[in-house]
RNA sequence: CAGGCGAUGCGGGAGAGUCCAUUCCGGUGGACACCGAAGGAGCAAGCCUCCCUGCCAAUCUCUCAGGUUCAGUACCGCAUCACCGA
Numbered sequence: 001c002a003g004g005c006g007a008u009g010c011g012g013g014a015g016a017g018u019c020c021a022u023u024c025c026g027g028u029g030g031a032c033a034c035c036g037a038a039g040g041a042g043c044a045a046g047c048c049u050c051c052c053u054g055c056c057a058a059u060c061u062c063u064c065a066g067g068u069u070c071a072g073u074a075c076c077g078c079a080u081c082a083c084c085g086a
Base pairs, nucleotide, nucleotide: 003084004083006081007080008079009078010077011076012075017032018031019030020029021028022027033068034067035066039064040062041061042060046055047054
């Protein structure tokens, strides 16, 4: 000290809804429907193996969870802290 990884803060940040009931009118609950970018799970190529098997990514797939008001969110940028470090 470039860079890498994690955390924190700030900024940007999509998608998907109706009905009914209740209400202190802030909201809450239920039914059906829908969304995928918190998280989770699954699979390819490839690697190993005689075989079985194991490892193995996602914005793909599933929708368990979450969401369809606010908030939050993967991801991106900046800064700070700690670790590793040519």
Molecule: Glycine riboswitch aptamer
Organism: Conyzicola lurida